RNA sequence: GCGCCUGUAGCUCAGGGGGAGAGCGCCUGCUUGACGCGCAGGAGGCCGGAGGUUCGAAACCUCCCGGGCGCA
Repeated sequence: GCGCCUGUAGCUCAGGGGGAGAGCGCCUGCUUGACGCGCAGGAGGCCGGAGGUUCGAAACCUCCCGGGCGCA
């Protein structure tokens, strides 16, 4: 330099045009003498950035940025 994959909650990841979600973690309550376990509830995200397509984009297209793999 070229090609492919990848970027979504604190972490690991689903979701591939119309509701942003799960597990773990965190907070509160219940329970306990207390902690833990368990149960119930909650907070936390403008989906890497900028344009474009569309009535509508996390998703589709283009460019850029970060990470990984391969070729040279």